[in-house]
């Protein structure tokens, strides 16, 4: 330098062939216990990497850029 994949909650990740987003873990509160552990219940307004374009509407489609990983040279 070329090609491919990825970027979503504190972490690991899902997601919708366009209609404003979820799981597990972690964390907080409560129940239980003499006290803990375990167990059970409740709690998420996340610039969906950035900027533009298309659209009534973009996390989703298109373009450029940034970063991460892989392959080739």
């Nucleotide at each position: 330098g070329g090609c491919c994949a990825g970027a979503u909650a504190g972490c690991u990740c899902a997601g919708u062939u366009g209609g404003u987003a979820g799981a597990g873990c972690a964390g907080g509160g409560g129940a239980c216990u003499g006290a803990a552990a375990a167990u059970c219940c409740c709690c998420g307004u996340g610039u969906c990497g950035a900027c533009a374009g298309u659209u009534c509407g973009a996390u989703u489609c298109u373009g450029u850029c940034u970063c991460u990983g892989g392959c080739c040279a």